[in-house]
Context: one part of a larger RNA
RNA sequence: GAGUAACGAUAAUGGGGGUGAAAAACCCCCACGCCGAAAGCCCCAGGUUUCCUGCGCAACGUUAAUCGGCGCAGGGUUAGUCGGCCCCUAAGGCGAGGUCGAAGGACGUAGUCGAUGGGAAACAGGUUAAUAUUCCUGUACUUGGCAGUACUGCGAUGAGGGGACGAAGAAGGCUAGGUGAUCCGGGUGUUGGUUGUCCCGGUUCAAGCGUGUAGGGAGUGUGCUUAGGCAAAUCCGGGCACACAAUUCCGAGACGUGACGACGACGCUCCACGGAGCGGAAGUCAUUGAUGCCAUACUUCCUGGAAAAGCCUCUAAGCUUCAGGUACUGCGGAACCGUACCGCAAACCGACACAGGUGGGCAGGGUGAGAAUCCUAAGGCGCUU
Numbered sequence: 001g002a003g004u005a006a007c008g009a010u011a012a013u014g015g016g017g018g019u020g021a022a023a024a025a026c027c028c029c030c031a032c033g034c035c036g037a038a039a040g041c042c043c044c045a046g047g048u049u050u051c052c053u054g055c056g057c058a059a060c061g062u063u064a065a066u067c068g069g070c071g072c073a074g075g076g077u078u079a080g081u082c083g084g085c086c087c088c089u090a091a092g093g094c095g096a097g098g099u100c101g102a103a104g105g106a107c108g109u110a111g112u113c114g115a116u117g118g119g120a121a122a123c124a125g126g127u128u129a130a131u132a133u134u135c136c137u138g139u140a141c142u143u144g145g146c147a148g149u150a151c152u153g154c155g156a157u158g159a160g161g162g163g164a165c166g167a168a169g170a171a172g173g174c175u176a177g178g179u180g181a182u183c184c185g186g187g188u189g190u191u192g193g194u195u196g197u198c199c200c201g202g203u204u205c206a207a208g209c210g211u212g213u214a215g216g217g218a219g220u221g222u223g224c225u226u227a228g229g230c231a232a233a234u235c236c237g238g239g240c241a242c243a244c245a246a247u248u249c250c251g252a253g254a255c256g257u258g259a260c261g262a263c264g265a266c267g268c269u270c271c272a273c274g275g276a277g278c279g280g281a282a283g284u285c286a287u288u289g290a291u292g293c294c295a296u297a298c299u300u301c302c303u304g305g306a307a308a309a310g311c312c313u314c315u316a317a318g319c320u321u322c323a324g325g326u327a328c329u330g331c332g333g334a335a336c337c338g339u340a341c342c343g344c345a346a347a348c349c350g351a352c353a354c355a356g357g358u359g360g361g362c363a364g365g366g367u368g369a370g371a372a373u374c375c376u377a378a379g380g381c382g383c384u385u
Stems, first nucleotide, its partner, number of pairs: 013031006032382004040362004046342002050340001051075006060068002080141002082338003086119003092113003098107003122139005142334002145331008153319002158314004166301004172294003177288005183202005188196001204262002208257003215250004219244008228236002263283001266279005302305001348357002364376003
């Protein structure tokens, strides 16, 4: 230079009360303003205690601070069903033998790893200062083990089926959600009007189980035969005959049950004013309606759209009063790891409490073709001078 520039989005603050040494900024209340396909909510990645409570204010916070993602201390993460682990494989990695190479090593068979994919099963309500599909209440489901009963050809690392898949498009049936009415509870006005076609609030509920619908797919069953499926096969494939037009499979939703339950506007009681306890009305109908479900369906097209296991069937070796299999019942098991909190951000990546960057899901109302725009609900904020 200079007590100058700056104090990091122009979304916005004002009043009252509290605490305190001190209050523009902390807490409570009342107004006002901003976002609302987000500046709300949920889940990854990443962070790693930042979560909650108490006590603090040196430093950190672009100012102050009684406040804080700051300091100190204590507390907090509960699972058969969520995710991982587990079983299975993809790209790719490693790789017994092997081939190659001065050496190091490279490639690669059998294998063995490897999810971003396939594979069993849980919902609703309540609860904590802080966790909840994990705790509690209620109602379920899956899968091994052991035992019993009844019936019985079982058996794999092999064979077959299945799993099993593209893109685009159109129509239909539904549901979530919305809206209106109905019903229930309350109000009826200190300003001209308002007992009325008035005003305010509520009108909610899952998995599972039963039924098997809208719709969609496949001809189905029996017998005989067979150069294929690296051996075998009653299975699959090929062939023949007969019978049946129906049969069977998939399948949202609705309805019933779950629920004589929970929740529920509101009311009552108590209180340390934070809250705690108790009672509890109505709980129906119509309309609209998805980008969600039926649907991996249907139609069309060419560029022709993973694999393996679980699962089902078949036999081989073998076993065949045993073992094994199927059904039901009972008993008992389901370990370990993650689970707090942030998560379009002051907690992640950017040296910062940085106007940048960051994958997925949810998607109220009015206007509208719309997830645009503007206003708004729930919810969250007023961006630390």
Large-subunit ribosomal RNA, domain III from Alkalilimnicola sp. S0819, 385 nucleotides, folded computationally.
Its mean pLDDT, the model's own confidence on a scale to 100, is 85.
The full RNA is in RNAcentral, with records from ENA.
NCBI's taxonomy places the organism under Bacteria, Pseudomonadati, Chromatiales, Ectothiorhodospiraceae, Alkalilimnicola.